[in-house]
Context: one part of a larger RNA
RNA sequence: UUCUCUUUAAGGAACUCGGCAAAAAAGCGACCGUAAGUUAGCGAUAUGGUCUUCCGCCGCGAGGCGGACGCAGCGAAAGUCUCUCUGGCGACUGUUUAUUAAAAACACAGCUUCCUGCGAACUCGUAAGAGGAUGUAUAGGAGGUGACGCCUGACCGAUGCGAGAAGGUUAACGGCGGGGGUGUGCUCGGAGCAAUCCGGGCCUGCUCACUGCCCGAAGCCCUCGUCAAUGUCCGCGGUAACUAUAACCGUGUUAAAGUAGCGCAAUUCCUUUUCAGGUAAGUUCUGAAGCGCAUGAAUGGCGUAACGAUCAGAGAACUGUCUCAAAGAGAAGCUCGGUGAAAAUGCGAUUCCAGUGAAGACGCUGGAUACCUGCAGCUAGACAAAAAGACCCCGGGAGCUUUACUGUAGCUUGGUAUUGGCUUUAGGGUUUGAAUGCGUAGCGUAGUGGUGAGGCUUUGAAGUCUUGUUUUCGGAUGAGGCAGAGCCGACGAUGAAACAGCCAUCUUUCAAACUUUAAACUCUAACCUUAUGGGCAAAAACCAUAGGAAACAGUGCCUGGUGGGCAGUUUUUCUGGGGCGGAAUCCUCCAAAAGAGUAACGGAGGAGUUUAUUAAGGUCAGCUUGGCUCGGAUGGAAAUCGAGCCUGAAGUGUAAAGGCAUAAGCUGGCUUAACUGCGAGACCUACAAGUCGAGCAGAUGCGAAAGCAGAACUUAGUGACCCGACGAAUCUUUAUAGAAAGGUCGGAGACAACGGAUAAAAGCUACCCCGGGGAUAACAGGCUGGUGUUGUCCGAGAGUCCCUAUCGACGACAACGCUCGGCACCUCGAUGUCGGCUCACCCUAGCGCGGGGCUGGAGAAGGUCCCAAGCGUGUGGCUGUUCGCCACUUAAAAGGGUACGUGAGCUGGGUUUAAACCGUCGUGAGACAGGUUGGUCUUUAUCUACUGCAGGCGUGGAGUGUUUGAGGGAAGUCGACCCUAGUACGAGAGGACCGGGUUGAACGAACCUCUGGUCUAUCGGCUUUGCCACCAGGCGAAUUGCCGAGUAGCUAUGUUCGGAAGGGAUAAGCGCUGAAAGCAUCUAAGCGCGAAGCCCAUCCCAAGAUUAGACACAGACCCCCGGAAGACUACCGGGUUGAUAGGCUCAAGGUAUAAGACAAGCAAUUGUUUCAGCCGAAGAGUACUAAUAGGUCGU
Repeated sequence: UUCUCUUUAAGGAACUCGGCAAAAAAGCGACCGUAAGUUAGCGAUAUGGUCUUCCGCCGCGAGGCGGACGCAGCGAAAGUCUCUCUGGCGACUGUUUAUUAAAAACACAGCUUCCUGCGAACUCGUAAGAGGAUGUAUAGGAGGUGACGCCUGACCGAUGCGAGAAGGUUAACGGCGGGGGUGUGCUCGGAGCAAUCCGGGCCUGCUCACUGCCCGAAGCCCUCGUCAAUGUCCGCGGUAACUAUAACCGUGUUAAAGUAGCGCAAUUCCUUUUCAGGUAAGUUCUGAAGCGCAUGAAUGGCGUAACGAUCAGAGAACUGUCUCAAAGAGAAGCUCGGUGAAAAUGCGAUUCCAGUGAAGACGCUGGAUACCUGCAGCUAGACAAAAAGACCCCGGGAGCUUUACUGUAGCUUGGUAUUGGCUUUAGGGUUUGAAUGCGUAGCGUAGUGGUGAGGCUUUGAAGUCUUGUUUUCGGAUGAGGCAGAGCCGACGAUGAAACAGCCAUCUUUCAAACUUUAAACUCUAACCUUAUGGGCAAAAACCAUAGGAAACAGUGCCUGGUGGGCAGUUUUUCUGGGGCGGAAUCCUCCAAAAGAGUAACGGAGGAGUUUAUUAAGGUCAGCUUGGCUCGGAUGGAAAUCGAGCCUGAAGUGUAAAGGCAUAAGCUGGCUUAACUGCGAGACCUACAAGUCGAGCAGAUGCGAAAGCAGAACUUAGUGACCCGACGAAUCUUUAUAGAAAGGUCGGAGACAACGGAUAAAAGCUACCCCGGGGAUAACAGGCUGGUGUUGUCCGAGAGUCCCUAUCGACGACAACGCUCGGCACCUCGAUGUCGGCUCACCCUAGCGCGGGGCUGGAGAAGGUCCCAAGCGUGUGGCUGUUCGCCACUUAAAAGGGUACGUGAGCUGGGUUUAAACCGUCGUGAGACAGGUUGGUCUUUAUCUACUGCAGGCGUGGAGUGUUUGAGGGAAGUCGACCCUAGUACGAGAGGACCGGGUUGAACGAACCUCUGGUCUAUCGGCUUUGCCACCAGGCGAAUUGCCGAGUAGCUAUGUUCGGAAGGGAUAAGCGCUGAAAGCAUCUAAGCGCGAAGCCCAUCCCAAGAUUAGACACAGACCCCCGGAAGACUACCGGGUUGAUAGGCUCAAGGUAUAAGACAAGCAAUUGUUUCAGCCGAAGAGUACUAAUAGGUCGU
C1' cells in the first nucleotide's frame, strides 16, 4: 500500500450517470389495526402500534395476576418482507444470446384469417415409407395479434390471393400444305446423225436445324371479389363588428383523402417547446396545451387491478457514498528458510533542456547535470507488453435480400405410352338419299353446263279440305282425305341466260351409314385400393374370395406456365479518404513559360449535325458590308436618298480561335468534280488510327481562254475486331454434277464507362471473414493560418461643445496557434476515444489581492490603459455532458497550454459490436451525427524518470563527533470589524487616502493536555451449546458470539504554531540636475524614489560543492537485551563498573462492587462483607531473569 472484515464525533446522499456499495429496518411469533384502487380474487404480513426474559400463583390450554434483573429478553447463531408515492413498457407464472445483453425481446391463454373430408392438408424422404394420428372440422396445419375492458374508421387504383370463362395471345404432339436436296420409272420440249446433253412435268421413295395454315391447355391480357391480405390514408387561397382564430366559402388532385383515441411520447428535428406542480435552484419527472419535422386503430389503438432481479422520477428510514478521513483484526506485500514459473527480450557503456530530424530523440547537434552498486515504492516516458487494427480504404470471400441476370427442385398445363369395350351428343371428312337457289324484265322463286321434243296421269290429272317442312311472305315442296280427267313443256314473249323430262355438277340445308376428333354417361378386365381367408415362427411378398374405384388416377417421356424454395454469378473507374454529386468520346481558346508537346473534380464554351434543287457544292461574271457626322417631304433614335470620315468594327449555316476586301462576304448565269481507278512525296504518331497531296488514266462541268473543280473559309458532327442479316458482281472448293459453304465489293444495325470484358446481371451486412495499406479517412502530433481570438494604424461619427475620458463605422496591417477548416507528412505486424475523479507543472492576452497614468476622477463607487504570474480563484440544482442556465456565497468565482495533460492511476454515464423497441426511409435484406433499454476496461515494472532507504569507494594516515554553506527546496493568500473619523470631500445623501489595532476564512506543520474516534490489551453484562461428574464457579465455540465502557498508542472534527517585519536592486510611473537642439526636456553622461513581483531575509536539505571545506577528538564492528527507530538495512538506548527489556512491588488510570460466607425472600433475586475484585501498553522503584563468554579491525 492492496484485499476481506469491525467500529466511528458532527452532519446525513451534500457523493455519484445513478443511494452503486454499505448500513438500517427486518421473528412470515402473538394481539390491535390497515388506505387509494380493483377483474371483488386481490391490494395485504399494506402502512402503523403494543407485547416478548426469569420467578411465583391460577388455568386442560390459550393465557391471566403478582414480582425480579439488565443499556439491551426472537439478548448469540441460523432463517427471514425495508417501506411509501408517481409514471413508461409488458397482462400474468414461464423462455432466451452455455462463455460481456434476462429485457420492453420470445412464449402465453384469448381473438382472428387462410388451408384441410381423411391414402386430409402440411412436413421429411429419389422411392418405399414415416410423422400428422391408432387423431377426423369442438380435429389438424399455417400466418397475424397477444389476458381483460371500450373499440378496431376510409380505400380493391398497385401487389398478392380467390372465383370466372366470352374474347385476344400462346407450347409440344397431331393434321393439311409449300419449299430445298436427291434417287427410280414414265413423259414433254429444245440441241444433236446418234450416243447423249439441257430444261420442264407426273408418279413413287428417302431426306432437311427451311417454311405457311388448321387443331391445341394452363398461364398472361381480361371481368369480379377480398385489407384482423401486402399496403395507402392530400394540397392551395380567402373569410366573423378590436386583435387572433376560422364553424364557413372557393379551387385542384386522388383508389381513398387519418375517423375514435392518444400526443414534445421508448415516436418531437427545431427543443432545455409553452404553462402548471414538485426543489433554494429541476435539459430529468408529473399534469396539461398541440402547427403530430415524421401518432393512430389485430404491422392493433386507448385504458387497466395484480405481477416484474424491468426502465424513469420523488420521499421516509438509514447509513463512511460524501464533507474528510481515522483506528483496529486477519490475509498478502516486506525479511528469513524451502520450492520455483510466464509474458517479454535488435544491440546496449540505457540522464535533462533546447534544437534538428520520416514532422513528439536515452542513442544526432549544442549546452547543462551526473562517484559505483543495490533494496522498497510509484507509474510520467520507453510512441511499454499482448492481438500481421475489428473503424476506414483497396483486393478477395462468405451470409442474406429482391420486380438484378441465368438456371433449377417443387407445383401446375397439355400431348403421348401403360390403355380396353358399348352408347349418346357435338364438330370435321367421305358416300348415299332428299331438298334448296326470288336484282330488273318476264304468266313466274331462271344456281351452272349438257342433252332434249316430248313427259306425267284410273298404280288417280286439275280442283278443294286437313297438315308437315321451308320462305325473299309472292310462293315452293311433301303427306293424307274428298274428287274423277286432265296437267306441263316445246312455240311465242321477256331477258345477259329459257323453262317439261334425263345426265352431271355447285351453294345452302336435312337425314342415314362409315370414319375421325372432342365431350359426357356407362361397363369391367388392365392399374390402384379395402376386408377376410390361406401363406410364414412372425411380418412382407404371393394366392384365393368378396367389395370399392377405374381406364381416371399413378408413373415414364415431350411440353407451356409458375418458381429467391434452392444454386451460380454480376453489381465499372476517376476521385485532395470513401460515399453523395459530377465526369468518362470529339472540337475551340486560355493555362502553356513566343518550335511541337505539356497536368488538375483548373477557367470559358461547343459537337453527336446541316445544305439534295431557289443547292449553303463547282465554275464564270459582277458587287461591298458596318458605324459615325452633315444635308434632305411625310419620317421619329433607327426605313429610303446624297456627301464625307473611320476602316475591316459587318458577314462567314452552326462554338471559339485563326483567317478573309484579289475577298473565303453579297448577287446572278450555267451546272453536278458532293466523280471512277490510282497515287510520287510529306505531316502527325507507341500501335492502331488521323491529315495533306502534285501528278497519271477515264469520263464530265464552267469559262473566249489561261485554267479551276476528287464538296462546303479551316479546325467538331463519331465506333476496332468478331457473329449474323441485306444488296451487287462474280472468285474458290477435296472424283464429277448440283446444292451448300466461304471469299470479294458496297451500304446499314452499337458498344456514350465512346481502344468497345458477356448474347445475357441489382442490392444489404452492426452476424461477418481473409489478404493488404499509414500508398487512404476518423483521434492525436506536424505544416498552413482561410476561419477564429487578440492587438496596432487611419478617424467618418457618437460623446451638449470637443475624433481619441469612453465608444468607434468604412478600410489597412500584424500577432497567436484555443475554434472550424485545408494538406495527408510519422503511426493501420494497434499512438485506447468524450466527460468526471485524482495529481498536477507551465503561459499571460491579469478575474481578485499589489504599484501606477488618464478620466466626461468632488468623496465613495467606477471606466480605461501601463507594470506585475507571488498566492488565490466556491458549494450546490439540471443534464453523460464539456459548455450552459439557475440558486446561494465570495476579494475573486480569469483565460489557456501540457497527445482537446493525466484509463500499464480509477471510473465507464456518453459515443462505437453482437439483443430489442419507436419514428422515418427502403419491395426487401436492412439503414439513420434520430430517439430509447441492456451490454467482459488485461498486464507480477526490465530501462529512464521520480520518492525514500542502504552498501562500496573516494575526499593523500585512519576514523568519530560538531559545523560552514556553493547549491537546492518549502513558504508566499485574503477578508471582516474597530480607532484615526462620521474627519478630509460633499448642498445633502454619502464618505475616504495614509497609519494603527483586533478577529477570522482557506492553506500548511507539529502534537495528543483538552473535545472526540478507535483501541480483536483490559473490565463488566447477556444468549445458545459442549466440557470441567453434578450445584456453584469457570473454560471453549458462536463476526472480538452479541452488548456496554475503555488506558497507552495512533489520530481530527481537537490543540498549538506559521505567513510577518526588514534590507538591496528594479518594473510601470514620479522626480533632480542636464545637454545634443543658447529654449524646453526624468536621459544622452550623472543622481534619487518606486510593487503581493526579483535577490536576500524565515524554515528545511546540503562538502560525491571530485573545488570532496573547517574545528575538536580515539575508537568501531560482530554478538546479545531493547526502542515512541524501523519493510530489510539503517538510526537510537543498553550490555553486570548494568535499570535495556522481562518479572516483582508501588501506582496514575480502566472496569464497576469478585468469589465465598452470612442475612431477606417460596423463588427469580436482593442486601452486607465491598467503591470491592480483576486489569494496568504510561510512570517510579527493585538485579529475580536475560544482556554471558568471546572474536575481528583500527590507533